[in-house]
RNA sequence: UCAGAUGGCCGGAUGGCCGCUGGGGGCGAAAGCUCCUGGAGGAAAGUCCGGGCUCCACGGAGAUACGGUGCCGGAUAACGUCCGGCGGGGGCGACCCCAGGGACAGCGCCACAGAGAAGAGACCGCCAAACGGCUCGGGCUUUGCGGCUCGAACCGCGGCAAGGGUGAAACGGUGCGGUAAGAGCGCACCGCGCGCACGGCAACGGACGCGGCACGGCAAGCCCCACCGGGAGCAAGACCAAAUAGGGAUGGCGAAUGACCUGUUUCCGGGUCGUCAUCCGGGUAGGUCGCGCGAGGCGUUCGGCGACGAACGUCCCAGAGGAAUGGCCAUCUCCCGGGCAACCGGGAACAGAACCCGGCUUACAGGCCAUCUGACGCU
Numbered sequence: 001u002c003a004g005a006u007g008g009c010c011g012g013a014u015g016g017c018c019g020c021u022g023g024g025g026g027c028g029a030a031a032g033c034u035c036c037u038g039g040a041g042g043a044a045a046g047u048c049c050g051g052g053c054u055c056c057a058c059g060g061a062g063a064u065a066c067g068g069u070g071c072c073g074g075a076u077a078a079c080g081u082c083c084g085g086c087g088g089g090g091g092c093g094a095c096c097c098c099a100g101g102g103a104c105a106g107c108g109c110c111a112c113a114g115a116g117a118a119g120a121g122a123c124c125g126c127c128a129a130a131c132g133g134c135u136c137g138g139g140c141u142u143u144g145c146g147g148c149u150c151g152a153a154c155c156g157c158g159g160c161a162a163g164g165g166u167g168a169a170a171c172g173g174u175g176c177g178g179u180a181a182g183a184g185c186g187c188a189c190c191g192c193g194c195g196c197a198c199g200g201c202a203a204c205g206g207a208c209g210c211g212g213c214a215c216g217g218c219a220a221g222c223c224c225c226a227c228c229g230g231g232a233g234c235a236a237g238a239c240c241a242a243a244u245a246g247g248g249a250u251g252g253c254g255a256a257u258g259a260c261c262u263g264u265u266u267c268c269g270g271g272u273c274g275u276c277a278u279c280c281g282g283g284u285a286g287g288u289c290g291c292g293c294g295a296g297g298c299g300u301u302c303g304g305c306g307a308c309g310a311a312c313g314u315c316c317c318a319g320a321g322g323a324a325u326g327g328c329c330a331u332c333u334c335c336c337g338g339g340c341a342a343c344c345g346g347g348a349a350c351a352g353a354a355c356c357c358g359g360c361u362u363a364c365a366g367g368c369c370a371u372c373u374g375a376c377g378c379u
Stems, first nucleotide, its partner, number of pairs: 001375010012332007020039008041350001045361002048359005053233004066229005071085005086100001087098004101224002106222002108218003123164002125160003131156003135152007172190006191213001192211004198205002237289004247280007258273006296315008333348006
């Protein structure tokens, strides 16, 4: 210098003018006016996990069903998150990726292709040692027919699984020996399985010994094992509380007509149905709270490899109504285009709180910092 890896940060700045909105003060009867002060994000997003909080249900514990999680150890309020390891894979490397328990509990599946897909298989191919056949050739023998024997090719019955070929996957790999050809058939190394010192909290690693090799893959199929899980959500929920209608209690009126109940019947009474007033209770509109001092931010020190924890200091930092956080101008910054230049024109990423917090995921113009890796060059 170039190409990369990891972690973190910023994501327009300053000033002026005009607005919007939370809180506090002053003036005012009120409406309102005025002063001070606060006013979006790293993701406020998706609403995918985990919690706080609230209400409902519930005696405790367990089981079943359903859902979730899944190497080991730790962090945490908790987590499917994070940290540190282990194992596997990728990269020259810094480093990155992995739903990573169990396939000797059982069931199921393995498409297409292929001969054969789980105790499998022979399409091409390889072989001719053994058995049989046929042909050819040589030798011996016979006067001859023929017989005996040797060799070669082919075929049958066969042997083989090395090589080719199919497939995501073909029942260990490489080499040497061996053989008719072959084959863990034998041997060495690697792999695998079993045992076992030792190391590690553990996952796991593993000297050494034994075994010729059996035990294919899929659990993001059912399933088994271990652990976790009650439901709903701020439109949760709590309080205050009109008008109208309806309910209850008390009291007043009941002139006229009537209905029902009742004092055994009539007369005569009482009550209800009616109406008015006052009060009570529930709920609606509306209002208030929930609502931001919190698993809080920042700094220093200490403990820890780290996630994180502790102590001390310091700060108060949006909280609402169907919803404020904005607009304009100037100077600067950055990007794009044009221009030799001065400069001119255009543009400013993703996106916007609504009960709160911890995560994950997704979106994001441009830029900065730190550490590290590889290549080349120079000293």
Bacterial RNase P class A from Rhizomicrobium sp., 379 nucleotides, folded computationally.
It is recorded under the gene name rnpB.
The coordinates come from a structure-prediction model, not an experiment, and the mean pLDDT is 77.
The RNAcentral record of the sequence draws on ENA.
Taxonomically the source falls in Rhizomicrobium (Bacteria, Pseudomonadota, Alphaproteobacteria, Micropepsaceae).
Its Rfam family is "Bacterial RNase P class A". It is annotated as a ribozyme.